[in-house]
């Protein structure tokens, strides 16, 4: 930074990506080399080897094979000697093994880190001084015998050496008591001088000048202890503590200190988190970050802890000891079962877990350590190799040229494009590979290189050994076609996939990194999403329901101190590596070595004195306080009223009354309602009452009295910062609800009854218990809201309205002005995502306090406090969604509102819906009843014409395959196109036969070419086959509706508004006027067309006034243009003109004139756009499908079916008529395969026939209705015509299935038609014919055309459907929207549960190993000591002392038992809500007035 909540918008707020990192790991894939990592789990268990030895210059002992001589010899040997050798070896003795090396279990601690303190303290070896190193003694192990055991070992006897062990001397500056005497320190005390007493060492060894060894001073360097200060969760841990906390006195200890003890005191710790739990080894660093921080503590360093687990002491200078020692425990192993042995968290290496981590390799040559005077010995520390792309960094996989753009993939609009200079091919180069030669440094003087024939050099070969991975809808950088078809799948969010997928799945191209690339974990980044740097709380999540206060936080002016915090300056420290910079060293980087800066920190010291602090003093504006006045439903208690409601009593009266949308329960002849008196009860107080007052919210309202709290204003009199906020804590706290004990009129949950309805456990009604009203005590919540915590300051105006005050004026409650204090309106700057707020701030600031962190789960579960309960307060997690939301746009909707429109209601006139018949549709039927068309807007619709054809393989059957049409190549054929004839067949087709041209080359003419045909191949053709949801046209509807919009400017952060809204007014967004808007543009309207007046112009085929001729008549003739008409060109209507209303305007009403009057009628014409409307079956057109069928041909049949159901009509049901007869008036059309006249035939459809007409000319043409005459007389009829028989004519090839029509004959249902329901508004309804398209034919249908020719409109209340403002809205696929519970089902996870089984752990006791320490110690016991024997005078024997030891007692103590608690796990029949799931039942709560206004 970007994706995602929306049609969109701006905001809130998660979520997710993109970056950097890894001790990784997995997937694919793999060339070289340097450097550096490499059990993160089971501190799980180990086989094996190796890791700590060494010293003969501390001492004593002391082999053997083997060789050589000598002697024996039973020839196998056997004895002695000498080398070998004072070797090996073991021992005694010193050092050393406390160090090196490993882990990270345990620790939340002075453990670790920084500063510091020891005047409380040790230090082997090593260095420097000073002094010393004398006399003796007695042992003991090796060994040598011997017992016991399986072994491990283990005892006895005997002999021996020492630098081992004892005694004695003899010493100081050491120790230790003591006397004086200087100095110093914050204190305890330190240090130096001096006298005196005590006490106390040594080891010798060898190469004769080294080393060693004793007392002692002091250095270096190593430890110990203590302290300040920093660094984890979790208050759903809140209280902990008996050596505890100080003391005095002793043990201890190198060394303070309750470390241990004994008395004394009762203290000590804690909201600045004691104490519990949980999790963690700290810190240099390391990773991320702009930094602040976050997150980490492999590999290297420092420091601690720990060595199967738990306890313990020993030795030593050092350990409470990883390769030590005893004890106890589990475990493994060895065992002759009696016993023993062992502890890789050293290197390797194994099993094991586990995603997942390495060779049981070389060497001590480096470097470092131990021992040794040294050779030297040991050294799995260490140096090196070896596996591992694990990392990190370098090279490499070839350069140069080459266009015929090659083959060949892969896409094409078929013309190309594209992998592509890519490959080939030519030229070259050798890093790298492979052979060969050579061949180091690393060792500073001497030996001595494991690494290593290693790096590196040089020669030879030779492009030769050497590319993958991932991605490619957006974020995010890369697009085709195949396949597939909500399948398979894919995803990190948003999403993709249901036949054309750049999101799957393959391919070809591409991008993007490269010996790697991808996923996956895990951390920081982006997240200012915990905000210190750097957020917020009206409505998005967030102000506590309101006081009052502790504790902390913060706090006004002036002066003086002081210097704690603050700043400056020095000095210490801040360990090395690391990071950063500079220089330099391996070809270069990685790495590495030098130097440097950096370490924001801490700690000492010197100043400064503004600010904050502390002390003093002092101030008067904050606060308070006095006095004087004021306002009030402020609170508490007692009392009082008057009006209504019910209820009793009694009149009065007599049939109802109540209640509702309408009813009905109810109530009432037992006298109700109504109505008068009069009486009881509670409970709540009309008018004043107000936008109004008071109170800290809660909340307060009749009237008086009593108590009592607050505030306001006046005065400026007093205190002297006495303030403000408030974590805990405490009070208050509406309704409901609880407990007792009253009290009950109305109202009035539950409840019951009566409507309501599909149902009504609701809404309405009648009833009607709890409560509701009172005392006295609990609850402690609320949409307890201004959804807005308190305090102080400051920053524009207007207005009202409460309280006081003051001034001016004035008779004055009055008016005008100042002012403080309270509550409101509006409105600016500022603020805000917008809405809004806006001196009553959500403005600018200081200050304290509670609060918030995505929705859902959930204000829920567990724990805890509180409650009598009901419930409250505190308050999670697992799951689960990619949002939840807030403002404020545009729609749409509304059983919301205003205005206003149309045959939309109403007013009328016909109809439909009932009947037969027509067509259409469903639907059922079939072998098929092609196919589309479906609410208006499918159904007499596509079809303006289904007998065959039409026609659509719909359906049966028969036959054709480059095809019925249209075209291209190539081959081949010529008695070729074409035309006829037989055959077979239903036909089409098939088989055969005849006759036979024509064009070009060419003039002619051929058995030549060509072309045409035909045949056979191939590309293809054909599809009425699929998708209208892949189109294009083009059609339908809303709608002839008045709307849709655009530039510019203007507003808004933005979607957008504005303009297009307001007020008039039109059929109109017409127009008029107002106006941040001024203009256009599509649409309305004109414009075009037809009709309706006229004029001119033209006069045939149309006319026929006058004139003329002719007829029975007749524009029939001359001949006229007058008239009508014809069709052409123009006129005329535009609110032009009166008058009146309105705003002056639009415009309106009314009038004149005209043929026409306010858009004169009619009609073409349809804005932006919606319905994925409709049509792939008119056309046309991607894409998919069929290709001896899904194509093309034919017969023959279906589309015409028929129980039903709608739709659209046509005809009736009569008498406004039917029937006869007879008589008048059109329009507008058509007509040559055609209309077709007179005339004749025929009851008639229609025949003959055939004038005249390509038409204002002849024909279709006979209009009907109507008007007269006449009959019918209300009847299923002279209505009515279905339907049936029967006879005909007409078209056609054919009229059976299945045409129309004629005639005779037949003579159904129906007597005006139910809910419903449809058209008209004037030349219209209705009614009446006439024509014409399709068409052989075949109309009740469609298109037209004129003749007769009404009725009604008060009005917009409803019902339908626009349009305009407007409101609401949780909608936007737009109300045919959206949503909510309960059931039922799967699937997840959670709580609760009789239990049940583990883990940690407290208290109480029990019992107690090994040790250390005490006591004891009749037992053992070489040195010293006394005594006594013997005695070669060297000794030696006994017997007692001193001191040692065994063993015994005693305190403490691990493991271990008992018993009771505690927290914390797992599981548990069942249960209980959550959550999610396509489709599901049941309702209809919410969203609009959501149909009962919603919610707490």
């Nucleotide at each position: 930074g970007a994706g995602u909540u929306u049609g969109a918008u701006c905001c809130u707020g998660g979520c997710u990506c993109a970056g950097a990192a890894c001790g990784a790991a997995c997937g694919c894939u793999g060339g070289c080399g340097g450097c550096g990592u490499g059990c993160c789990u089971a501190a799980c268990a180990c086989a094996u080897g190796c890791a700590a030895g060494u010293c003969g210059a501390a001492c004593g002992c002391g082999a053997a094979a083997g060789c050589c001589c000598g002697c024996c010899u039973u020839c196998g040997g056997g004895c002695g000697g000498g080398c070998c050798g004072g070797u090996a070896g073991a021992g005694u003795g010193g050092c050393g093994a406390a160090c090196g090396g490993g882990u990270g279990a345990g620790u939340a601690a002075c453990a670790c880190g920084u500063a510091g303190a020891c005047a409380a303290c040790c230090u082997g070896c090593c260095u420097u001084c000073c002094a010393g190193u004398u006399c003796g003694g007695g042992a003991u192990a090796a060994c040598c015998u011997u017992u016991c055991g399986a072994a491990a070992g283990a005892g006895g006897g005997g002999c021996u050496a020492a630098u081992a062990c004892c005694g004695g001397a003899u010493a100081a500056c050491a120790c230790u008591c003591u006397c004086g005497g200087g100095u110093c320190g914050c204190a305890u005390g330190g240090c130096c001088c001096g006298g005196g007493g005590u006490u106390g060492a040594a080891a010798g060894g060898c190469u004769u000048g080294c080393u060693g060894c004793u007392g002692g001073a002091a250095g270096a360097g190593g430890g110990g202890u203590c302290u300040g200060c920093g660094g984890g969760a979790c208050a759903u841990u809140a209280g902990c503590u008996g050596g505890u906390u100080g003391g005095u006195g002793g043990g201890g200890u190198a060394a303070c200190g309750g470390c241990c003890c004994a008395c004394c005191a009762a203290g000590g710790c804690u909201g600045u988190g004691a104490u519990g739990u949980c999790u963690a080894g700290c810190g240099g660093g390391u990773c991320u970050g702009a930094g602040a921080g976050g997150a980490u503590g492999a590999u290297c360093c420092g420091c601690c802890a720990c060595a199967c687990u738990g306890g313990a002491a020993c030795u030593g200078a050092g350990a409470u000891a990883c390769g030590g020692u005893c004890c106890a425990g589990a475990c493994u192993c060895c065992u002759a079962c009696g016993g023993g042995a062992g502890g890789c968290a050293g290197c390797a290496g194994u099993g094991g877990g586990g995603a997942a981590u390495u060779u049981u390799g070389c060497g001590c040559a480096a470097u470092g350590g131990g021992c040794g005077a040294a050779a030297g010995c040991c050294u799995g520390a260490c140096g090196c190799a070896g596996c591992a792309a694990c990392g990190c960094c370098g090279c490499g996989u070839g350069a140069g040229u080459g266009a015929a753009g090659a083959a060949g993939g892969c896409c094409u609009u078929u013309g190309g494009g594209u992998c592509g200079u890519a490959a080939a091919g030519c030229u070259c180069u050798u890093u790298u590979c492979c052979g060969g030669g050579g061949g180091a440094a690393g060792a500073g003087a001497c030996c001595a290189g494991a690494c290593g024939g290693u790096a590196c050099c040089c020669c030879g070969g030779g492009a030769a050994u050497a590319a993958g991975c991932a991605c490619c809808g957006g974020c995010u950088a890369a697009c085709u076609c195949c396949g597939u078809g909500c399948c398979a799948g894919c995803a990190g969010c948003c999403g993709u996939g249901g036949u054309a997928a750049u999101a799957c799945g393959g391919a070809g191209g591409g991008u993007g990194c490269g010996a790697g690339c991808g996923u996956u974990g895990u951390u920081c980044g982006g997240a200012u999403u915990u905000a210190c740097u750097g957020g917020g709380c009206g409505u998005a999540a967030a102000g506590g329901g309101c006081g009052u206060g502790u504790a902390g936080g913060c706090g006004g002016u002036c002066c003086g101190a002081c210097c704690u915090g603050u700043c400056a300056g020095a000095g210490g420290u801040g360990a090395a590596a690391g990071c950063c910079c500079c220089c330099g060293g391996c070809u270069c980087a990685a790495c590495c070595g030098g130097g440097g800066a950096a370490a924001u920190g801490c700690c000492u010291u010197u100043g400064a004195a503004a600010c904050a602090g502390u002390c003093g003093g002092a101030c008067u504006g904050g606060a308070g306080g006095a006095c004087g006045a004021g306002a009030g439903g402020g609170g508490a208690g007692a009392g009082u009223g008057g009006a209504a409601u019910u209820c009793c009593u009694g009149g009065u009266g007599g049939a109802g009354c109540g209640g509702u949308g309408a009813a009905a329960u109810g109530c009432g002849u037992a006298g109700a309602u109504a109505u008068u008196a009069g009486g009881a009860a509670g409970a709540a107080c009309g008018c004043c009452g107000g936008u109004g007052g008071c109170g800290a919210a809660a909340g307060c309202g009749a009237c008086u009295c009593u108590c009592u709290g607050g505030c306001u204003c006046g005065u400026c009199c007093c205190u002297g910062a006495c303030g403000c906020u408030g974590a805990g804590g405490u009070g208050c706290g509406a309704a409901a609800g609880c407990u007792a004990g009253g009290g009950g009129a109305g109202c009035g949950a539950a409840c019951a009854g009566g409507a309501u309805u599909a149902g009504a456990u609701a809404c309405c009604c009648u009833g009607g218990u709890a409560g509701u009203c009172c005392u006295a005590g609990c609850c402690g919540u609320a949409a307890a809201c201004g959804a807005u915590g308190g305090g102080c300051a400051c920053u524009a105006c207007g207005u009202a309205g409460a309280g006081g005050g003051g001034u001016g004026u004035u008779c004055g409650a009055g008016c005008a002005u100042c002012u403080c204090u309270c509550u409101g309106c509006c409105g600016g700057a500022g603020c805000u995502a917008a809405u809004g707020u806006a001196u009553u701030a959500a403005g600018u600031g200081c200050c304290c306090c509670g609060c918030c962190u995505g929705g859902g789960g959930a204000g829920u579960a567990c724990g805890g406090c509180c409650g009598c309960a009901a419930g409250g307060c505190u308050a999670a997690a697992a799951c689960u969604c990619a949002a939840a939301g807030g403002a404020a746009u545009u729609g749409a909707c509304g059983g919301g509102g205003g205005c206003u429109c149309g045959c939309a209601c109403a007013a009328g006139c016909g109809g439909u819906g009932g009947a037969g018949c027509a067509u259409g549709u469903g639907g059922u039927u079939c072998a098929a009843u092609u196919c589309g068309a479906a609410g208006c807007a499918a159904c007499g619709c596509g079809a303006a014409g289904a007998a065959c054809c039409u026609u659509a393989u719909c359906c049966u059957g028969g036959g054709c395959u480059u095809g019925a049409a249209a075209a291209g190549c190539a081959a081949g054929c010529u008695g070729u196109a074409a035309u006829c004839c037989c055959u077979u067949g239903a036909a089409a087709g098939g088989g055969g036969g005849a006759u036979g041209a024509a064009c070009c080359g060419u003039a002619a003419a051929g058995c030549c070419g060509g072309a045409a045909g035909c045949u056979u191949g191939u590309a293809c053709a054909g599809g009425u086959g699929c998708u209208g949801c892949a189109u294009g046209g083009c059609u339908g509807u809303c709608g002839u509706c008045a709307g849709c919009u655009c530039g510019u400017g203007c507003c808004g952060u933005g979607a957008g508004g504005u303009g297009u809204c307001g007020g008039g007014u039109u059929a109109a967004g017409u127009c008029c006027u107002c106006u941040a808007a001024c203009g256009a543009g599509c649409g309305a309207a004109a414009c075009u067309c037809c009709u309706a007046c006229c004029c001119c112009c033209a006069g045939u085929u149309g006319c026929c006034a006058g004139c003329g001729g002719g007829u029975a008549a007749u524009g029939c003739c001359g001949g006229g243009g007058a008239c009508u008409c014809u069709a052409g060109u123009g006129g005329g209507a535009c609110u032009g003109c009166c008058c009146c209303g309105u705003u002056u305007a639009a415009c309106g009403g009314g009038g004149a004139g005209g043929a026409a009057g306010g858009u004169g009628g009619g009609a073409a014409c349809g804005a932006c756009g919606u319905c994925a409307a409709g049509u792939c079956c008119u056309c046309a057109u991607g894409g998919c499908c069929c290709u001896u069928a899904u194509g093309a041909c034919c017969a023959g049949g279906g589309c015409u079916a028929c129980a039903c159901a709608c739709g659209u009509g046509c005809c009736a049901c009569a008498a406004u008529g039917g029937c006869c007869g007879g008589u008048a008036c059109a329009a507008a059309g058509g007509g040559c395969a055609g209309c077709g006249a007179g005339g004749c035939c025929g009851c008639g459809a229609g025949g003959c026939g055939g004038a005249g007409c390509a038409a204002a000319u002849c024909c279709c043409u006979a209009a009907a209705a109507a008007c007269c005459g006449g009959u019918c007389c209300c009847a299923g009829u002279u209505c009515g015509g279905a339907u049936c028989g029967g006879a005909g004519g007409c078209u056609g090839c054919a009229a059976c299935u299945c045409g129309a029509c004629u005639c005779c004959a037949u003579g159904a249902a129906g007597u005006c038609g139910g809910a419903a329901u449809c058209g008209c508004u004037a030349g219209u309804a209705a009614u009446c014919g006439c024509g014409c398209a399709u068409c052989a034919g075949c109309a009740c249908g469609g298109c037209g055309u004129g003749g007769u020719g009404a009725a009604u409109a008060c009005g917009u209340u409803c019902c339908c459907g626009g349009g305009c403002c407007u409101u609401g809205u949780a909608c936007a696929c737009a109300c045919c929207g959206c949503c909510c519970g309960u059931c039922a089902c799967a699937c997840c996870a959670c709580g609760a549960a009789a239990g049940c089984u583990g883990a940690u752990u407290g208290u109480a006791c029990c019992g107690g190993a090994a040790g250390u320490c005490g006591c004891u110690g009749a037992g053992c016991u070489a040195a010293c000591c006394c005594c006594c024997g013997c005695u070669u005078c060297g000794g030696u024997g006994g017997a007692g002392g001193a001191g040692g030891c065994a063993g015994g007692c005693g305190c403490c103590c691990a493991u271990g038992g008992u018993a009771u608690g505690a927290u914390u796990g797992g599981u548990g029949a069942u249960u209980g809500g959550g959550g999610u799931g396509a489709a599901g039942u049941c309702g209809u709560a919410a969203c609009a007035a959501g149909g009962u206004a919603a919610c707490c």
RNAcentral holds the sequence, with entries from ENA. Small-subunit ribosomal RNA from an uncultured bacterium, 1496 nucleotides, folded computationally. The coordinates come from a structure-prediction model, not an experiment, and the mean pLDDT is 84.